[in-house]
């Protein structure tokens, strides 16, 4: 060239047959315990709008297509990993 796989938060990593995105652990933030701290239990943690809560819009590499509806199906690029010649 070609064929196959992977790309989701700050990091690992779910998400079934196309139906609530992001559960679950790490990291960190706030309380609590303590004389202090570690551990440990609770709460919180994606961007924007808002002062802030509520709430709204948006968000699975990136632009597009199907659909009532896409992380999941189809196309086209990108970055990485195996195989092949």
């Nucleotide at each position: 060239g070609c064929c196959g796989g992977a790309g989701u938060g700050g990091c690992g990593g779910a998400a079934c047959u196309g139906g609530c995105a992001g559960a679950c652990g790490c990291a960190c933030g706030g309380g609590a315990c303590u004389c202090a701290a570690a551990a440990u239990c609770c709460c919180g943690c994606g961007a924007g709008g808002u002062c802030a809560c509520c709430c709204c819009u948006c968000g699975u590499g990136a632009g597009g297509g199907u659909u009532c509806g896409a992380c999941c199906c189809c196309c086209u690029c990108c970055u990485c990993c195996g195989g092949u010649a």
Transfer RNA from a Myxococcaceae bacterium, 85 nucleotides, folded computationally. It was read from a public genome assembly. Its Rfam family is "tRNA".